[in-house]
Molecule: transfer RNA
Organism: Deferribacter desulfuricans SSM1
RNA sequence: GGGGCGGUAGCUCAGCUGGGAGAGCACUACAAUGGCAUUGUAGGGGUUGGGGGUUCGACUCCCCUCCGCUCCA
Numbered sequence: 001g002g003g004g005c006g007g008u009a010g011c012u013c014a015g016c017u018g019g020g021a022g023a024g025c026a027c028u029a030c031a032a033u034g035g036c037a038u039u040g041u042a043g044g045g046g047u048u049g050g051g052g053g054u055u056c057g058a059c060u061c062c063c064c065u066c067c068g069c070u071c072c073a
Stems, first nucleotide, its partner, number of pairs: 001072007010025004019056001027043006049065005
């Protein structure tokens, strides 16, 4: 320098053929317990890496760019 894969909640990751942004764990409150642990119920939390484009509408399609892993040179 070139190719491939990946970047979504604090962490690990889903997200279909473009239309609801989600799960588990974690966190907060409440209940059960003498207390802790644990369990249950409810709740908070997002610049979908960044920018631009297409579209009525973009995590999803296109372009540029940053970061990580990997292959080739």